[in-house]
Molecule: small-subunit ribosomal RNA
Organism: uncultured bacterium
RNA sequence: CCCUUAGAGUUUGAUCCUGGCGCAAGACGAACGCUGGCGGCGUGCUUAACACGUGCAAGUCGAACGAGGUAAACGGCUUCGGUUGUUUACCGAGUGGCGGACGGGUGAGUAACGCGUGAGCAAUCUGUCCUGCAAGGGAGGGAUAACAACUGGAAACAGUUGCUAAUACCGCAUAUGACCACGAUGUCGCAUGACAUUGAGGUGAAAGCAGCAAUGCGAUGCAGGGUGAGCUCGCGUCCCAUUAGCUAGUUGGUGAGGUAACGGCCCACCAAGGCGACGAUGGGUAGCCGACCUGAGAGGGUGAUCGGCCACAUUGGGACUGAGACACGGCCCAGACUCCUACGGGAGGCAGCAGUGGGGAAUAUUGGGCAAUGGGCGCAAGCCUGACCCAGCAACGCCGCGUGAGGGAUGAAGGUUUUCGGAUUGUAAACCUCUGUCCUUGGUGACGAACACAAUGACGGUAGCCAAGGAGGAAGCCCCGGCUAACUACGUGCCAGCAGCCGCGGUAAUACGUAGGGGGCGAGCGUUGUCCGGAAUGACUGGGCGUAAAGGGCGUGUAGGCGGCACUGUAAGUCUGGAGUGAAAGUCCUGCUUUCAAGGUGGGAAUUGCUUUGGAGACUGCAAAGCUUGAGUACAGAAGAAGUAAGCGGAAUUUCCCCGGUGUAGCGGUGAAAAUGCGUAGAGAUUCGGGAGGAACCACCAGUGGCGAAGGCGGGUUACUGGGCUGUAACUGACGCUGAGGCGCGAAAGCGUGGGGAGCAAACAGGAUUAGAUACCCUGGUAGUCCACGCGGUAAACGAUGAAUGCUAGGUGUAGGAGGUAUCGACCCCUCCUGUGCCGGAGUUAACACAAUAAGCAUUCCGCCUGGGGAGUACGGCCGCAAGGUUGAAACUCAAAGGAAUUGACGGGGGCCCGCACAAGCAGCGGAGCAUGUGGUUUAAUUCGACGCAACGCGAAGAACCUUACCAAGUCUUGACAUCGAUGCAAAGCCAUAGAAAUAUGGUGUGUCUUCGGACAGCAGAAGACAGGUGGUGCAUGGUUGUCGUCAGCUCGUGUCGUGAGAUGUUGGGUUAAGUCCCGCAACGAGCGCAACCCUUAUUGUCAGUUACUAACGGGUAACGCCGAGGACUCUGACGAGACUGCCGGGGAUAACUCGGAGGAAGGUGGGGACGACGUCAAAUCAUCAUGCCCCUUAUGACUUGGGCUACACACGUGCUACAAUGGUGGUAACAAAGAGUUGCGAGCUCGUAAGGGUAAGCGGAUCUCAAAAAAGCCAUCUCAGUUCGGACUGUGGGCUGCAACCCGCCCACACGAAGUUGGAGUUGCUAGUAAUCGCGAAUCAGAAUGUCGCGGUGAAUAAAAUCCCGGGCCUUGCACACACCGCCCGUCA
Repeated sequence: CCCUUAGAGUUUGAUCCUGGCGCAAGACGAACGCUGGCGGCGUGCUUAACACGUGCAAGUCGAACGAGGUAAACGGCUUCGGUUGUUUACCGAGUGGCGGACGGGUGAGUAACGCGUGAGCAAUCUGUCCUGCAAGGGAGGGAUAACAACUGGAAACAGUUGCUAAUACCGCAUAUGACCACGAUGUCGCAUGACAUUGAGGUGAAAGCAGCAAUGCGAUGCAGGGUGAGCUCGCGUCCCAUUAGCUAGUUGGUGAGGUAACGGCCCACCAAGGCGACGAUGGGUAGCCGACCUGAGAGGGUGAUCGGCCACAUUGGGACUGAGACACGGCCCAGACUCCUACGGGAGGCAGCAGUGGGGAAUAUUGGGCAAUGGGCGCAAGCCUGACCCAGCAACGCCGCGUGAGGGAUGAAGGUUUUCGGAUUGUAAACCUCUGUCCUUGGUGACGAACACAAUGACGGUAGCCAAGGAGGAAGCCCCGGCUAACUACGUGCCAGCAGCCGCGGUAAUACGUAGGGGGCGAGCGUUGUCCGGAAUGACUGGGCGUAAAGGGCGUGUAGGCGGCACUGUAAGUCUGGAGUGAAAGUCCUGCUUUCAAGGUGGGAAUUGCUUUGGAGACUGCAAAGCUUGAGUACAGAAGAAGUAAGCGGAAUUUCCCCGGUGUAGCGGUGAAAAUGCGUAGAGAUUCGGGAGGAACCACCAGUGGCGAAGGCGGGUUACUGGGCUGUAACUGACGCUGAGGCGCGAAAGCGUGGGGAGCAAACAGGAUUAGAUACCCUGGUAGUCCACGCGGUAAACGAUGAAUGCUAGGUGUAGGAGGUAUCGACCCCUCCUGUGCCGGAGUUAACACAAUAAGCAUUCCGCCUGGGGAGUACGGCCGCAAGGUUGAAACUCAAAGGAAUUGACGGGGGCCCGCACAAGCAGCGGAGCAUGUGGUUUAAUUCGACGCAACGCGAAGAACCUUACCAAGUCUUGACAUCGAUGCAAAGCCAUAGAAAUAUGGUGUGUCUUCGGACAGCAGAAGACAGGUGGUGCAUGGUUGUCGUCAGCUCGUGUCGUGAGAUGUUGGGUUAAGUCCCGCAACGAGCGCAACCCUUAUUGUCAGUUACUAACGGGUAACGCCGAGGACUCUGACGAGACUGCCGGGGAUAACUCGGAGGAAGGUGGGGACGACGUCAAAUCAUCAUGCCCCUUAUGACUUGGGCUACACACGUGCUACAAUGGUGGUAACAAAGAGUUGCGAGCUCGUAAGGGUAAGCGGAUCUCAAAAAAGCCAUCUCAGUUCGGACUGUGGGCUGCAACCCGCCCACACGAAGUUGGAGUUGCUAGUAAUCGCGAAUCAGAAUGUCGCGGUGAAUAAAAUCCCGGGCCUUGCACACACCGCCCGUCA
């Protein structure tokens, strides 16, 4: 200087953290699903190193050699058939040479000097090739294949005899600076040594061929070069320690052998070594590298294609030849397999290219060519070459192109959807104007070809170019709940299915399936698998361990790691410069190139490494000599439950046991009891007397006190021993810190041996408790607890906090010591060190918290952690007498497990406080009969709903028909009801007939307005839109209602605190019926609730005065406010007044408030009502009503008749009436309030015993009527009985309402006269005009209340205190609950 770093889902009601799981990116020799136009460049058995048919993949040289053959030419002979010789060309088995050790394949083996990298060989070899030197090609020999003949054999092949050549083979000669042994001299080197020169001795070569020739090609020796190979060494190179010891040629030496060469490479002898915690040995896995993928990088993963090295060639072994092999297409032996066979024997090796079978999810043609590149042979021509170059197949990968472009609104049709208006598909299409890439046809037509003039192209008539044709032939795949871009409809209904994680689906699914629409990518798109990333989730860069996983129980100490101050040297580490190397390809940068790109090609960078060399000298190391601060020693002090051992002591206790005394019936035991147990054989009791024994501790002192490393340690004495502290600063001079292994110590329980044994007490026994009680409680009781000596080695062995050192505000206790000050002295006070606590700042922390005794800031060393469960389990090892300890997995399974804190709910937690909640009382219910509702049962139907409180005299303020929704039967189908509608007609009503009726038929009957056209309302009525549904869903809803609860609560704005959920306010001290008010306070204010405002009732004033009233006056009656009159009273009803803790006293904080009092009709909210916060219960209601969706449509709609809702073995709720004397019955006879009334209330009179009937006045009502109030009072009777109580049930006769009282109404009279004698467990209401008791009225209603809603009459008892039950409010605490304790959760069984 340049480049570079992304997150998000899921634990919770919510939060922060820890932590795992899953996702988005990239990559692939891939496979699978759907789809598929073209071209370029690449790639293509990852599995069975499984088995292989067939073809090809290594030959070549006649210019090394001798035969043979074919053809031609020329000769000789000829019976003209032919035969023979020479020459030339070609073919060619064999001998010989070179090459078959390269090229090509594969990755089985190998954890190794195999590979990589860097060195070394003074310990080596190297055919062909290049260069140089040397001479020479002198002169011989004997064979042998081919061939011929014969023989054996099925074959493969072999044998015998005979002939022959060479660049085949073997002697001889010659020879350098070659080689061998013995010397001499010089130079050099890291050791052995190397090199050069030299003396004398010994040894060792050869081949020729072609050409007319020149000459060329070969052959021999030596030296040098080059290339290739061999060997050695440093460093690096996977997992397991549940592999810890391995090793006998092992390690070394001497000598000999062997090799190209060093070497235990091999052998003989000698010695006893060698390797290993820096991981030997063993086991598993694996070819290694350049590189490739990923990543910001560091890393992690991989080792296909291309390139380097290695190893292998059916399995194992062996050598031969050769320059080179222990040899893929050579040999021998052995094994397995396959094939041939005449059974005697033989043949074979695709991990070469194609190809086949097999295996597998899966991987290609038995193609063309040597034109190019390269290789072998050859003088060359040339031959060979499945190396290679090409083509074929495959979307397997990368790259490029196309499937058209422009215009085009009526926003067509169709599709989808809809709130029915529309929206969307959508300029999309149609249509118009163009273009021609790819495509089709025709024409033309390469580069690649160079050596080397010519000739030579598999690809290929390919690429390219030209012309013509024609939008014609060319789009799919995945996704659309969040992560994650993209939404609706229908179908389905926890089914079918989806799913990467969280999770969707149980009738309104953006999550399943389909469709429309949309999003993404595009000849591909998805899925699966694998790797890296995200993952700081193994953290070197770059994490942690108080409570989330994680500090070893504690010490001592070995190896190792780390280490004070100052100086000198050195240069291993370190820093810096140079050199060599780090192959090529690849990557990156930059040129060029294929029309672009992928691709190709040139240059550069990089390759962070290793080796070597020069320099620097701070830091680390090393060496030498020093220092005193770290550490240790010495001396002087003081403290201590520090340890071990042996004596000693004791009050009380427990005992127990024994002896003795006193003494008598119980003792003991528990929350309360009881029982087991002990006791008349004398217990228990008695501070009684005496004796014995063990244990516990050793009361007080005693203390968040002391000591110790931890475990742990309390009477006292003695002995021995360890450690720490203070002071002094004399001595040593870094002697230090930590510490894997090792060694030692190590509570309790446990084990072994021997003692001991009072108390206590596992196990065990018995008694209780309990549903049970293998427990808690009680009575007993053995191991054990105690001592000695051993073993064991674990604990919540905890501060859940390893050790050491330094640094970083304070305050306040306590223990030990020292100094100062002060004093006569002791205290007091100040300072310092050490230990031990509390509070607290900065800082840290997820928070809680820690905070000089750090969990702060730093350094060093050790131990440990990496999701939960499985599991501290299994197996193995080690230890142990055993029990067991230590080390310590995996399969499988889950998407969490977890920490801290928050808000709620909850607690048989705590505190405070309310309520007829309990208690104190009164009256009941639960028992009886009846009424009524419900469940159940029954039924053709017994319509439906309501179900703890908060369903059950509830919806229903009233089911004989109707109601009515249910059932049976008979009927209707545009409908009983609404709107539109062609047409016709008044319709309704009335009458008759049939019918159970609905209904059907017939008869009768006949509007209003009018501008005379018609209109209005009505009836009938075709087709169709539609009506209708008390059918479903109250878990799709609105509205309404219940309930907690008339409980006092529920929230917000701003501010402040907290990372955050949240907190504060709203908590606290008082007070209230109240979050009511006062005070205080990081809060200040506000809202919805409380209270008040409203109605009623209690007192009174004013006004008004009829239908109410009547004191005074007048009139009048048999009597009566009956009349005049009055406005006083009562009353009616409109407006006011009054009550506010206003006044006084006490308490309280001088407050709020409270207690008492006065006055007052009323006193502290005067009584009652209406009024119900945020919310809870998926509370109730689709059957009041409304309403989405679904369902029915000659029926699930509508009409009619009859039936049912009234059933009845039972069970429950709510009531009425009673059981009697506070009563019943008969008689007499007072006093209300509030209501209702014309389809009504109905006086009076009259009839009837009565219910009621007849007649009928008055009253739409302060006037009239219902209407009699009843209990009470007084008189009489009954006399305690199933009664003169009680009235059910039943019979007979009547009355009323109504079309109709059979199912199924009410009432009256007479008769009948059941159960029931005060109600078990349990349970309800009520605190004053209340409970209880007594009657009256009203709504509904034709009729039908013991229900409901109201009204008044009579009219109590008890409590004023406490919080046990129930419900509720506030604060606080715990929590593993949050569907919130009806929670969560454990075990067993299925």